Predicted 3D model of a 92-nucleotide RNA (c-di-GMP-I-GGC riboswitch aptamer) from Natronobacillus azotifigens. It matches the Rfam family "c-di-GMP-I-GGC riboswitch aptamer". The family has 40 seed sequences and 1,298 matches in Rfam 15.1.

[in-house]
């Protein structure tokens, strides 16, 4: 400095279920534990999601149908990588 134990101490919470906030992905709070040795932190690269917006269709007379396309701006760090800081600690 690495690695991370059938230690020890702390430590986070996935579905689901409620209530809010969003067009929406999805976020906060509370319950809740599936995992999580960085499941602290940064949307910085790649990836996924979303699609108010925008184009086109039918219908019809202005709202609605199917469809496609788009993250410069949404969301995701519990998908990879990266940047950063940081708890315990035995072998080796």
């Nucleotide at each position: 400095a690495a690695c991370g134990a059938a230690a020890a101490a702390g430590g986070c919470a996935a579905a689901c279920u409620a209530u809010u906030u969003g067009a929406a992905a999805a976020a906060a709070u509370a319950g809740g534990a599936c995992g999580c040795a960085a499941a602290g932190u940064u949307a910085c690269g790649g990836g996924u999601c979303u699609a108010a917006g925008g184009g086109a269709u039918u219908c019809u007379g202005u709202u609605a149908u199917u469809u496609c396309c788009u993250a410069u701006u949404g969301a995701u760090c519990g998908c990879c990588g990266g940047a950063u800081c940081a708890c315990c600690a035995a072998a080796u």
Background: Its mean pLDDT, the model's own confidence on a scale to 100, is 82. The source organism's lineage runs through Bacteria, Bacillati, Bacillota, Caryophanales and Natronobacillus.